[in-house]
RNA sequence: GCCAGUGUAGCUCAGAGGUAGAGCGCUUCCUUGGUAAGGAAGAGGUCAUGGGUUCAAUUCCCAUCACCGGCU
Numbered sequence: 001g002c003c004a005g006u007g008u009a010g011c012u013c014a015g016a017g018g019u020a021g022a023g024c025g026c027u028u029c030c031u032u033g034g035u036a037a038g039g040a041a042g043a044g045g046u047c048a049u050g051g052g053u054u055c056a057a058u059u060c061c062c063a064u065c066a067c068c069g070g071c072u
């Protein structure tokens, strides 16, 4: 230099056009003599950034950035 992949909650990841979810973690409560385990509820997100298409974009298209891989 060329090509491909990934970027979503604190962490690991789903979601592939119609107002974003799970597991673990965190907070409160229940249960127990107490702890662990178990149960209930809750908080936490500019969906990497900027444009475009669309009535509507996390999702499709383009560029940029970061990470990772392949080729030279």
Base pairs, nucleotide, nucleotide: 001071002070003069005067006066007065010024011023012022013021018055026042027041028040029039030038048064049063050062051061052060

A computed fold for a 72-nucleotide RNA from Bacteroidetes bacterium HGW-Bacteroidetes-10, annotated as transfer RNA. Its mean pLDDT, the model's own confidence on a scale to 100, is 81. The organism belongs to Bacteroidota, within Bacteria. Rfam family: tRNA. The family's RNA type in Rfam is transfer RNA. The sequence was found in a public genome assembly.